Context: one part of a larger RNA
RNA sequence: GGACGAACGCUGGCGGCACGCUUAACACAUGCAAGUCGAACGGAGAUAAUUUGAGUUUACUUAGGUUAUCUUAGUGGCGGACGGGUGAGUAACACGUGAGCAACCUACCUUAGAGAGAGGGAUAGCUUCUGGAAACGGAUGGUAAUACCUCAUAACAUAACUGAACCGCAUGAUUUAGUUAUCAAAGAUUUAUCACUCUGAGAUGGGCUCGCGUCUGAUUAGAUAGUUGGUGAGGUAACGGCUCACCAAGUCGACGAUCAGUAGCCGGACUGAGAGGUUGAACGGCCACAUUGGGACUGAGACACGGCCCAGACUCCUACGGGAGGCAGCAGUGGGGAAUAUUGCACAAUGGGGGAAACCCUGAUGCAGCGAUGCCGCGUGGAGGAAGAAGGUUUUCGGAUUGUAAACUCCUGUCUUAAAGGACGAUAAUGACGGUACUUUAGGAGGAAGCUCCGGCUAACUACGUGCCAGCAGCCGCGGUAAUACGUAGGGAGCGAGCGUUGUCC
Numbered sequence: 001g002g003a004c005g006a007a008c009g010c011u012g013g014c015g016g017c018a019c020g021c022u023u024a025a026c027a028c029a030u031g032c033a034a035g036u037c038g039a040a041c042g043g044a045g046a047u048a049a050u051u052u053g054a055g056u057u058u059a060c061u062u063a064g065g066u067u068a069u070c071u072u073a074g075u076g077g078c079g080g081a082c083g084g085g086u087g088a089g090u091a092a093c094a095c096g097u098g099a100g101c102a103a104c105c106u107a108c109c110u111u112a113g114a115g116a117g118a119g120g121g122a123u124a125g126c127u128u129c130u131g132g133a134a135a136c137g138g139a140u141g142g143u144a145a146u147a148c149c150u151c152a153u154a155a156c157a158u159a160a161c162u163g164a165a166c167c168g169c170a171u172g173a174u175u176u177a178g179u180u181a182u183c184a185a186a187g188a189u190u191u192a193u194c195a196c197u198c199u200g201a202g203a204u205g206g207g208c209u210c211g212c213g214u215c216u217g218a219u220u221a222g223a224u225a226g227u228u229g230g231u232g233a234g235g236u237a238a239c240g241g242c243u244c245a246c247c248a249a250g251u252c253g254a255c256g257a258u259c260a261g262u263a264g265c266c267g268g269a270c271u272g273a274g275a276g277g278u279u280g281a282a283c284g285g286c287c288a289c290a291u292u293g294g295g296a297c298u299g300a301g302a303c304a305c306g307g308c309c310c311a312g313a314c315u316c317c318u319a320c321g322g323g324a325g326g327c328a329g330c331a332g333u334g335g336g337g338a339a340u341a342u343u344g345c346a347c348a349a350u351g352g353g354g355g356a357a358a359c360c361c362u363g364a365u366g367c368a369g370c371g372a373u374g375c376c377g378c379g380u381g382g383a384g385g386a387a388g389a390a391g392g393u394u395u396u397c398g399g400a401u402u403g404u405a406a407a408c409u410c411c412u413g414u415c416u417u418a419a420a421g422g423a424c425g426a427u428a429a430u431g432a433c434g435g436u437a438c439u440u441u442a443g444g445a446g447g448a449a450g451c452u453c454c455g456g457c458u459a460a461c462u463a464c465g466u467g468c469c470a471g472c473a474g475c476c477g478c479g480g481u482a483a484u485a486c487g488u489a490g491g492g493a494g495c496g497a498g499c500g501u502u503g504u505c506c
Stems, first nucleotide, its partner, number of pairs: 001506004006502005013378006019371002021336001026334003030331003035078003040075002043072013085289003094214008104206002109202007117151004126141001128139004157182009167172001187194002215261003222252003227249008264286004268279004291312005314325004342368001344367003350364001351362004381411004391402004415447001416443006425433001450495005455476003461490005471478002
């Protein structure tokens, strides 16, 4: 000198764009943050129309049926594995980079081929009874489906066996012919479609393996029994000590194993002429985590932040028998701290989930609010104006300086104030932002400057006060009676809506 997610002191006019708990991965009141589909299903309720019967009367009441519309607790489907947060753990195939899988999976989507035949038994809701303070149950009866099950059909699918061709870095792969065995399906509707089953291919997303790279300590030198390898089996989507039985005794290590400490990694960011050093806020990619520890279930995908089970700590309710909860989502509260914002608006846009659609949901997102936290831009007026006014300071008492500065004259209207119009973002409709941006008109210099420094380094000096005191100080050093170094004043220098200080990095 530059930089900062900064803080503190003094000061503070406006706008745009960014950024805003770096500390306690501390504890959390309250609200919201993941739903949706009635065009899968049977009900229930509401409304309207119509019809039958009765009572009454010419329009009502009541009971039943039919039709239509709306709402939806439950069964069922898809989505809650995305999006959002945090960086505790992790020195590791976690990340980066480059390869490999002849050892793998992939819902929805695209494309191609083939199909959807016949049956069955339940169960929730509901009814009735009943336990419990509650959370939540139990029993009975009967019921539906795109829920569940059985049979049929079946191959270019899967498995086994047999043969042929051909290829590879090995295990082997690919293609083809044949035999045997096994496995499917669901309907809805406004008749346009959408959905269903099997198979091939693609796309997308993942899983696994390997080469290389990735902090400090030797005042950590030996570490290791599923340990290293083999055979066999189990398990997995898949390879593998991943797990198990048996067998062998290996494997790693001064090219730093093991242990200990620290740490999410990267694209990037800051600095520097570069080499390098430091760093990993915001934005983007990957990973890990979701009160602590463990576990699986469902599912194409989780060992699942707003799912389940168990254990621990904590908080809450309780009729003491037992229950409920998880903000490292968005706001917000307490606490910690030098320190970090609103319990805001809207789904209008972009994107996501569901739906045939209308549409619903979306604290993702778009916006607004607060903060000079940063960067950038603008303003606080412009021109003229010497009696060089008054006042201040100083003086050798002549003057000098503040100083064209002010007053005064003539202008301007950025910002501002008021009024009127008023968007783009939305292609027919739909705008939170927003009566915002912007435009026009009018008013009036009116409402808008401070901070630090002035001994040298280092741009900028005098007076008074103080008297090694009070104090200053980044280094050298100032102060003990004329201090350009302390304090105040005048003047000056620098930067400017900021200026200084502190901290950290280069």
Small-subunit ribosomal RNA, 5' domain from Ruminococcus flavefaciens ATCC 19208, 506 nucleotides, folded computationally. It matches the Rfam family "Bacterial small subunit ribosomal RNA". The prediction has a mean pLDDT of 84. Lineage of the source: Bacteria > Bacillati > Clostridia > Ruminococcus > Ruminococcus flavefaciens.